Context: one part of a larger RNA
Molecule: large-subunit ribosomal RNA, domain I
Organism: metagenome
């Protein structure tokens, strides 16, 4: 120095385990906020540095249920207490709930300043406290009230109401680019992403100016099919229905008018006519209006009571012994029991019968949510067809865009600018250019519940998901720590043992360390702690030079 063996160090990978994940399913539940919200800052125990609660009344305060032995959070520890006269705890309703923040009396560099007015406390008075109140828009009524004479504009008071936050669905408005067309320009990508407003537990659509085809149907949405068909297309990439069928659901209302009646105004001498409101009446199966008729019923459209069930705390809940090994038995052996319970987790190794549970039952002073079913509101026939009434800058055409599966195309049908611009039920609209015939409908008012989408949150459960470099970015005071002016970015850390029994007590040593001794099944389980692989490092022997 190099081989080879044996002992070690060193490191932290495997091998076990699981307190956190992921993904899903059934059911709830779907909002919070000016009564001051999400979220925050600051505080709040004796002793308190962080989480967690909680808020100057501050790990809590008060009422009413539960529950029954012990407690004063994570979290040890001393100190003080409370506790069968029922504490801690759990569950319902209440009280307080600083400051900041839509933040809203003005004002800021959020959690800070600095005011008015009422009205209490104090003080000889002034300072000072303490409660309460004061933002803007909007809408309504009321009074005020310029320029300018009636108005008006604007001012003020009062009451409503609104602002902001949310994960994801919904609706509307705006709107990309890479891409893909094997370049690329219509075209796609997509009306996706992105941006904005808006609401709800769903949301949008919805009761035919709709389809079909001479048969007919009978609002809407949502699924499976029709079907990758028919179309549409630089006929290229590509995009791509609908009628009809089969489920799931399952409902249909309400004004505007005609007509009736009241009040007010305007014109007029007056009859009267017109205009405005206010109730009736109607409202597509057509009504008004004439005649004739008055109770079976209908109700999601109003509202009130409620039997019952159901959630938000619990509670009952069968069955086992012996024996040897062992630290320890729930493994073996031997003999039994229960089971509407042999689901699962724990206990010193592998428990149906030891413990929490399961199966089966059983329960609420108080709040929530469903609600059969009653009651009270409401609606409600039939026959006639003269007249009268059915939604106007509407429909509808030029032009230009959009959207329709559909790129201007033979382009209906539908929305929007823009110019023109209709008819009155003897009318209109529509059946893919147009036009006759038939055929069906009745716009130009307004509302509707279910079957559908989504899951921040709550409950229960599942898994040919992970198992600590995987699963969340996060199993430990993690969105910390720590980078960054900032927007933002963003970690690594898990395992003594059954029990701490966490090593009295003696020796070396300044201590760290470490020898005994003790504990413990095991200390080669001492906390740099389960298991200890390999790099790297030594140490002794053998051996080769």
């Nucleotide at each position: 120095a190099g081989c080879a063996c044996a002992a070690g160090g060193g490191g932290a990978a495997u091998g076990c385990c699981u307190u956190g994940g992921c993904a899903c399913u059934a059911g709830g539940a779907g909002c919070c906020g000016a009564a001051g919200a999400a979220g925050g800052a600051c505080g709040u125990g004796a002793c308190u540095a962080a989480c967690u609660g909680c808020g100057a009344a501050a790990a809590g305060c008060u009422a009413c249920g539960g529950g029954g032995a012990g407690u004063u959070g994570u979290a040890a520890g001393u100190a003080a207490a409370c506790a069968u006269u029922g504490a801690u705890c759990c569950g319902u309703a209440g009280a307080u709930u600083u400051c900041c923040g839509a933040a809203u009396g003005g004002a800021g560099c959020a959690a800070u300043c600095c005011g008015g007015c009422u009205g209490u406390g104090g003080u000889c008075a002034u300072g000072c406290a303490c409660a309460g109140u004061c933002a803007u828009c909007a809408u309504a009524u009321a009074c005020u009230g310029a320029a300018u004479a009636c108005a008006u504009a604007g001012g003020u008071a009062u009451a409503u109401g609104a602002g902001g936050g949310g994960a994801a669905c919904c609706g509307c408005c705006u709107g990309a680019a890479c891409u893909g067309a094997a370049a690329c320009a219509u075209c796609u990508a997509a009306g996706u992403a992105g941006g904005g407003c808006g609401a709800g537990g769903a949301a949008g659509a919805g009761a035919a100016a709709u389809c079909a085809a001479c048969c007919g149907a009978g609002a809407u949405u949502c699924c499976g099919c029709u079907a990758g068909u028919a179309g549409u297309g630089g006929c290229g990439a590509g995009c791509g229905a609908a009628a009809g069928c089969g489920g799931g659901a399952g409902a249909g209302g309400c004004c505007a008018a005609a007509c009736c009646a009241g009040a007010g105004g305007u014109a007029g001498a007056a009859a009267u006519a017109c205009c405005u409101u206010u109730g009736g009446g109607g409202g597509u199966c057509g009504g008004a209006c004439a005649a004739c008729a008055u109770a079976c019923g209908a109700u999601a459209u109003u509202g009130a009571c409620a039997a019952u069930u159901u959630c938000u705390a619990g509670c009952u809940g069968a069955a086992u012994a012996g024996u040897g090994u062992g630290g320890g038995a729930a493994a073996g052996c031997u003999a039994a029991c229960c089971g509407a319970a042999g689901a699962a987790g724990g206990u010193g190794a592998g428990a149906g019968u030891c413990c929490u549970g399961u199966a089966a039952g059983c329960g609420a002073a108080a709040g929530g949510a469903a609600g059969a079913g009653u009651c009270a509101g409401u609606c409600a026939g039939u026959u006639g067809u003269a007249u009268c009434c059915a939604g106007a800058g509407u429909a509808c055409c030029g032009c230009c865009g959009g959207a329709c599966a559909c790129g201007u195309g033979a382009a209906a049908c539908c929305c929007g600018g823009u110019g023109g611009g209709a008819a009155u039920a003897c009318g209109g609209g529509g059946g893919g250019a147009c036009c006759a015939u038939c055929c069906u409908c009745c716009a130009a008012g307004c509302c509707u519940a279910a079957a559908u989408a989504c899951u921040a949150c709550c409950u229960a459960g599942u898994g040919a998901c992970c198992g600590a470099u995987a699963g969340a970015g996060a199993a430990g005071a993690a969105g910390u720590a720590c980078u960054g002016u900032g927007a933002a970015g963003g970690a690594a850390a898990g395992g003594u043992g059954a029990a701490a029994a966490g090593c009295a007590c003696c020796c070396c040593g300044g201590g760290a360390g470490g020898g005994g001794a003790g504990u413990g099944a095991a200390a080669g389980a001492g906390a740099a702690c389960c298991u200890g692989a390999a790099a790297c490092c030594u140490u002794g022997u053998g051996u080769u030079u």